The prediction has a mean pLDDT of 83. Predicted 3D model of a 688-nucleotide part of an RNA (large-subunit ribosomal RNA, domain II) from a Candidatus Moraniibacteriota bacterium. Rfam family: Bacterial large subunit ribosomal RNA. The full RNA is in RNAcentral, with records from ENA.
[in-house]
Context: one part of a larger RNA
RNA sequence: GCCAACGAGUUAAUUUUAUACGGCUUGCAUAAAUCACUCUGUGGAAUAUGCGAAGUGAAAGCGAGGCUUAACCGCCGAUUUUGUCGUAUGAAUUAGACCCGAAGCCAGGCGAGCUACGCAUGAGCAGGGUGAACCCCAAGUAACAUUGGGGGGAGGCCCGAACCCACUGAUCGUUCAACUUCAGGGGAUGACUUGUGCGUAGGGGAGAAAUUCCAAUCGAGCUUGGCGAUAGCUGGUUCUCUCCGAAAUAGCUUUAGGGCUAGCGUUCGGUAAAUGAGCAAGGGAGGUAGAGCUACUGGAUGAGUUCUCGCGGUUCGCCGUAGGGCACUCAACCAAACUCCGAAUUCUUUUGUUUCUUAUCCGGGCAGUUAGAACCUCGGCGCUAAGGUCGAGGCUCAAAAGGGAAAAAGCCCAGAUCAUAAUCUAAGGUCCCAAAAUUUAUGUUAAGUGGUAAAGGAAGUGAAAUUUCUGAAACACCUAGUAGGUUGGCUUAGAAGCAGCCAUCCUUUAAAGAGUGCGUAAUAGCUCACUAGCUUAGAGAUUUCGCGUCGAAGAUGUAACGGGGCUAAACAUAAUACCGAAGAUAUGGACUCAUUACUUUUAGUAAUGUUUGGUAGGAGAGCGUUCUUUAUGCGAUGAAGUCAAAGGCGUGAGCCAUGGUGGAGCGUAGAGAAGUGAGAAUGUUGGC
Numbered sequence: 001g002c003c004a005a006c007g008a009g010u011u012a013a014u015u016u017u018a019u020a021c022g023g024c025u026u027g028c029a030u031a032a033a034u035c036a037c038u039c040u041g042u043g044g045a046a047u048a049u050g051c052g053a054a055g056u057g058a059a060a061g062c063g064a065g066g067c068u069u070a071a072c073c074g075c076c077g078a079u080u081u082u083g084u085c086g087u088a089u090g091a092a093u094u095a096g097a098c099c100c101g102a103a104g105c106c107a108g109g110c111g112a113g114c115u116a117c118g119c120a121u122g123a124g125c126a127g128g129g130u131g132a133a134c135c136c137c138a139a140g141u142a143a144c145a146u147u148g149g150g151g152g153g154a155g156g157c158c159c160g161a162a163c164c165c166a167c168u169g170a171u172c173g174u175u176c177a178a179c180u181u182c183a184g185g186g187g188a189u190g191a192c193u194u195g196u197g198c199g200u201a202g203g204g205g206a207g208a209a210a211u212u213c214c215a216a217u218c219g220a221g222c223u224u225g226g227c228g229a230u231a232g233c234u235g236g237u238u239c240u241c242u243c244c245g246a247a248a249u250a251g252c253u254u255u256a257g258g259g260c261u262a263g264c265g266u267u268c269g270g271u272a273a274a275u276g277a278g279c280a281a282g283g284g285a286g287g288u289a290g291a292g293c294u295a296c297u298g299g300a301u302g303a304g305u306u307c308u309c310g311c312g313g314u315u316c317g318c319c320g321u322a323g324g325g326c327a328c329u330c331a332a333c334c335a336a337a338c339u340c341c342g343a344a345u346u347c348u349u350u351u352g353u354u355u356c357u358u359a360u361c362c363g364g365g366c367a368g369u370u371a372g373a374a375c376c377u378c379g380g381c382g383c384u385a386a387g388g389u390c391g392a393g394g395c396u397c398a399a400a401a402g403g404g405a406a407a408a409a410g411c412c413c414a415g416a417u418c419a420u421a422a423u424c425u426a427a428g429g430u431c432c433c434a435a436a437a438u439u440u441a442u443g444u445u446a447a448g449u450g451g452u453a454a455a456g457g458a459a460g461u462g463a464a465a466u467u468u469c470u471g472a473a474a475c476a477c478c479u480a481g482u483a484g485g486u487u488g489g490c491u492u493a494g495a496a497g498c499a500g501c502c503a504u505c506c507u508u509u510a511a512a513g514a515g516u517g518c519g520u521a522a523u524a525g526c527u528c529a530c531u532a533g534c535u536u537a538g539a540g541a542u543u544u545c546g547c548g549u550c551g552a553a554g555a556u557g558u559a560a561c562g563g564g565g566c567u568a569a570a571c572a573u574a575a576u577a578c579c580g581a582a583g584a585u586a587u588g589g590a591c592u593c594a595u596u597a598c599u600u601u602u603a604g605u606a607a608u609g610u611u612u613g614g615u616a617g618g619a620g621a622g623c624g625u626u627c628u629u630u631a632u633g634c635g636a637u638g639a640a641g642u643c644a645a646a647g648g649c650g651u652g653a654g655c656c657a658u659g660g661u662g663g664a665g666c667g668u669a670g671a672g673a674a675g676u677g678a679g680a681a682u683g684u685u686g687g688c
Stems, first nucleotide, its partner, number of pairs: 001688006011095003015092010027051003034044004055062002065076003098236002101233001105226006116200009125190001127159003130155001134151006163187003167184004202218001204214003211220001239622006249262005263369002265366006275359001276356002278353008290341001291339002297335003301331005307325003310321004372397002375394007402413003417589004422585003428579003431564003437576001439575006450566001456550002460547010478533004483507003488502003513528001517526002590612001593609007623677001625674010641661004647656003
């Protein structure tokens, strides 16, 4: 891991409540004790007691009333009614109470053959080195001292095996080993090591002290019991079909992943009032969006006026002002906590109307939910960040499958009762992958733009508009001219059109600036404006709109159309056809509910209409397993079980038939009782 078996809402209570059915209702029911019998039961009888028939008050009590109060108000009742016992079912309470699961707490025992410390009694420590005290001899001294030599053999002394330890590295790390092995390392006569026996016990012992050890177990050993401890937590909880179908919100909570009540679901009963929902019209509520502000409260800009402060001047009369302030005038503005105004939507109500299986409301039983999510719109917080967070309205998912968006909880279309080689459509599509237009008409784009992105840049290109010049010849090319006073004045070393300052006239002309740029030290030189000729029909400027262009850098591999590929198979506007879903339709079948009709009232049949996605959850109807009882059957001419894909019936759980195997029991109908259905629980046991 697989297979098989086992494995979870049970039982009890003279408890409570609801529903269904039944008995009695002249209220109902007995319990123990007792008696009888066909004796682990049945029956008789027993009238204590319980519920009900009256309530109310704390109570005495009073009583269809009672209490409160001085009294009223007020509160609980009566005013016409239904109990009680039993059975079943749904729930509640108390019990282990659907099942499994703690860490822990307490009590009694068992442990010091591991380890810690202690007591008693034994054992062990190769070899080598160093050479304390002390003693002897000699020298030496007045005597000591002192010196030399010899002996001696001390030490938590030195080196180093056994023995003990465990510092480093490697090894191992499904190991040789639940701490090893190898190479080095430390101690090695000592606070040494070790054998045996004994002692100390868990609220404790021991501890050269680490929360260290007390049998691979230690911030309190192990074991049995209390014990099915408790678990607002996690996991699991077993057959079928049918009807309906939520919530993720509010209030309170030592409450926030739990509860209680309400809200929302389901079911039973009652009410029948235009009760509810939609629409139309009428009445009413309101201060948002917007707008406005000389209509307030505030903010804030420009121009001006008066007064005033400051500064300066002054003939002290006053005058001037790049400054400050109040007020006023004009103009243009801003505001969630401004409003002279003010919608849409919304809310409420009256009337009317239409549809609907009363959908509304009241009461009873049973719930689940109280972690929500994205998207659209309006707002707060945040960075007008977040797949962010918090409100409000809507929608889908949750609990919704199908088609589209390449793929996809929450987007778009659309809500799956079942069947079908059927038809029509939605969103979205129609060159190929891949069902359907290589469809029609008019344009745009040349960028593979389409098929990512901004500020900003640009004689890309199409359309529209305004305007200037132009057969009295424009724009562009080419040819020619572009002069004189004068080198204007000033400045300057110089300044002559062209460093700079001032002025910017006159003349000759077809035209020519006291000069547009280059240039020189300054001149010179080139050029332009301007003019003529030549040529010939358009040329220039500005604005708006459409599509494109640059701006444009990322990590495995094109990789920013789903791919091929496309110049339309891209974009815009218009048109027709087709494809396309579990939508709609067609045909047939099943089911729910309602109405009507008929029949044998129950219950069924037919017609008409209608319903049938579904988690938590509520309600209904069934299948199967084991056993009991009554009735009735089958079986050696083969029961149960088992194998098989093949036949039949049922919406399904399942049932029946047939063949093989098997070898002795087993069905059906009515009623009853449950150890009554497994795929999951790191489930339990067994097998492989």